[in-house]
């Protein structure tokens, strides 16, 4: 330099042909317990890496930039 993959909650990841974003773990509250752990119930937490475009509507499509990984030379 070129090609491919990847970036979504604190962490690990889902998200079908574009239709108003979820799970597990963690955190906080409650139940249970003499107290705690485990278990069960509930809650909070996200401008979906940045910017632009297409569209009535974009995590999803297009362009560009940035970070990470793999490969070729």
């Nucleotide at each position: 330099a070129c090609g491919c993959c990847u970036g979504u909650a604190g962490c690990u990841c889902a998200g079908u042909u574009g239709g108003u974003a979820g799970a597990g773990c963690a955190u906080c509250g409650g139940a249970c317990u003499c107290c705690a752990a485990a278990u069960c119930c509930g809650a909070g937490g996200g401008u979906c890496g940045g910017g632009g475009g297409u569209u009535c509507g974009a995590g999803u499509c297009c362009c560009u930039c940035c970070g990470g990984g793999c490969g070729u030379g």
Molecule: transfer RNA
Organism: bacterium